[in-house]
RNA sequence: CUAUGCGGUUUGGGGUGCUGCCCGCUGGGCGGCUGAGAGUACACCCACAAGACCGGAACCGGGUAAUGCCGGCGUCGGGAAACCGCGGUGGCUGUUU
Repeated sequence: CUAUGCGGUUUGGGGUGCUGCCCGCUGGGCGGCUGAGAGUACACCCACAAGACCGGAACCGGGUAAUGCCGGCGUCGGGAAACCGCGGUGGCUGUUU
């Protein structure tokens, strides 16, 4: 001096399902389930990535009232960045002995 790592600011990227009852039934209201978040939430999550999310997928196995509910797929393919700070275990360079 600096890598991995951690944090912040701004800017940006995302998802919004399953189900019961009711209604004036294109949809909406009130509940239940999972979850960080189930459509505006002053929100939540994520931003170079094995970590948001999408594709494969009307996929496969398990399970449920039902559902990406759990796991596989998946170190897969795609995917939104700049700056500042902390730090220095690792690396590089210089000087001295």